[in-house]
Context: one part of a larger RNA
RNA sequence: UGACGGGGGCCCGCACAAGCGGUGGAUUAUGUGGUUUAAUUCGACGAUCCGCGAAGAACCUUACCGGCUCUUGACAUGGGUAGUAUGAUUUCUGGAGACAGAUUUCUUCACUUCGGGUGGCUACCACACAGGUGCUGCAUGCCUGUCGUCAGCUCGUGUCGUGAGAUGUUGGGUUAAGUCCCGCAACGAGCGCAACCCUCACCAUCUGUUGCUAACAGGUAAAGCUGAGAACUCUGAUGGAACUGCCGGCGUUAAGCUGGAGGAAGGUGGGGAUGACGUCAAGUCCUCAUGGCCCUUACGAGCCGGGCUACACACGUAAUACAAUGGUGAAUACAACGAGCUAGCAACCCCGCGAGGGUGAGCAAAUCUCUUAAACUUCACCUCAGUUCGGAUUGCACUCUGCAACUCGAGUGCAUGAAGUUGGAAUCGCUAGUAAUCGCAGAUCAGCAGGCUGCGGUGAAUACGUUCUCGGGCCUUGUACU
Numbered sequence: 001u002g003a004c005g006g007g008g009g010c011c012c013g014c015a016c017a018a019g020c021g022g023u024g025g026a027u028u029a030u031g032u033g034g035u036u037u038a039a040u041u042c043g044a045c046g047a048u049c050c051g052c053g054a055a056g057a058a059c060c061u062u063a064c065c066g067g068c069u070c071u072u073g074a075c076a077u078g079g080g081u082a083g084u085a086u087g088a089u090u091u092c093u094g095g096a097g098a099c100a101g102a103u104u105u106c107u108u109c110a111c112u113u114c115g116g117g118u119g120g121c122u123a124c125c126a127c128a129c130a131g132g133u134g135c136u137g138c139a140u141g142c143c144u145g146u147c148g149u150c151a152g153c154u155c156g157u158g159u160c161g162u163g164a165g166a167u168g169u170u171g172g173g174u175u176a177a178g179u180c181c182c183g184c185a186a187c188g189a190g191c192g193c194a195a196c197c198c199u200c201a202c203c204a205u206c207u208g209u210u211g212c213u214a215a216c217a218g219g220u221a222a223a224g225c226u227g228a229g230a231a232c233u234c235u236g237a238u239g240g241a242a243c244u245g246c247c248g249g250c251g252u253u254a255a256g257c258u259g260g261a262g263g264a265a266g267g268u269g270g271g272g273a274u275g276a277c278g279u280c281a282a283g284u285c286c287u288c289a290u291g292g293c294c295c296u297u298a299c300g301a302g303c304c305g306g307g308c309u310a311c312a313c314a315c316g317u318a319a320u321a322c323a324a325u326g327g328u329g330a331a332u333a334c335a336a337c338g339a340g341c342u343a344g345c346a347a348c349c350c351c352g353c354g355a356g357g358g359u360g361a362g363c364a365a366a367u368c369u370c371u372u373a374a375a376c377u378u379c380a381c382c383u384c385a386g387u388u389c390g391g392a393u394u395g396c397a398c399u400c401u402g403c404a405a406c407u408c409g410a411g412u413g414c415a416u417g418a419a420g421u422u423g424g425a426a427u428c429g430c431u432a433g434u435a436a437u438c439g440c441a442g443a444u445c446a447g448c449a450g451g452c453u454g455c456g457g458u459g460a461a462u463a464c465g466u467u468c469u470c471g472g473g474c475c476u477u478g479u480a481c482u
Stems, first nucleotide, its partner, number of pairs: 002481001003479003007476007015466002019430005026320008034311002042053002064306007073129001077128002079125006087106002091102004109119004131295002134293003140289002143283002145280001147278001152191006158167003171182003197272004202240005208234001212229002216227003243266001246260005322423001326382006338370003344363002349358003389420001394415007436458007
């Protein structure tokens, strides 16, 4: 100087407390451990692993296992010889396929000095080499998590100290903030904070179709449906608006705090992006790149089949419930974000109980479609029961995608109707359009979403306070640690 303390002081945070809803009990889904297996590929492990890499394992993916094959190789550059100049395509035979053999049709490459040259493709030869999701994240780059959006981390000159170092950065106030004010052997500066950026909330101007419809006219069963309009909503571009600016009180006449006015918004207006010096030899050699080591008829490459989907069990994260603030039937209202063409989104109509099928209008989309949102509301039934709760499991029959749903997809109909009556110790999230609850869209994607990322609808309760728990910041003190 730091680090540590079951030392002290001050302060903060859904940290506790006050509340609301969960997890831990049930069933299922999913990840992990373990076990099993020919293989159950690999990585991730307190917080900071465990619906994580994986925005989607039937084949492929795929790295694993078994079998069958190849050896200059599936991929790149270079040499020689021979042939052909290219690219696509049909059929047959053997085979699980890779592959091997035969065969049909169409076409006849690029640059060009038009002489030819160079390039291309196929086969063979030998070699340089290719190749490796093989090892080392404790050799590394890049990227990322975490402390933490915490308020800190430093430097120049000066001064003090023999020196390590100190000072500044401490002190008195204040702030979300090393934010600002005052003081001070310090005076300044940098990286952080804040602001500048995006978005939401208000207004104005411009814009006026595909969106809108107040006035005028036409028109309908109804409808901006039509003429028309540019007011309104809205689209999306530019600007304005909030600064403790104004008033009172408190404060040191300061910084600021508190109350009020006006205002769409008030003291950082809400949300996002933005992550200082560093820490954890944190994570990643399986994104990519890369040093070293290792394999080279195999640790490389191709194919078929299997596995990653196993199952006594244990844990994490979720979905659905246990019901009457509910379930069922009927009627019925209101969104937003988004997506859509080399085979996409698909209306109307018809068929089917349904999943879906047929047809195919319109739309590269403010125009058409996905797209009837659901909870809500109204009426009726159920009357506290393992039930008209709950839906696991199983049987049968189907639908769709796809060469192909046996291992191992999703969905539909009928039947079946487990557990479960609110969950021990313990433990998690959340402070407002939040929690809770309700549905919708998208990425991935042939198909497959209870996951993820977004979107809107309905919409609370509570915060006395900082003694205690956890984490963090500043000052100070002790130390046999550095």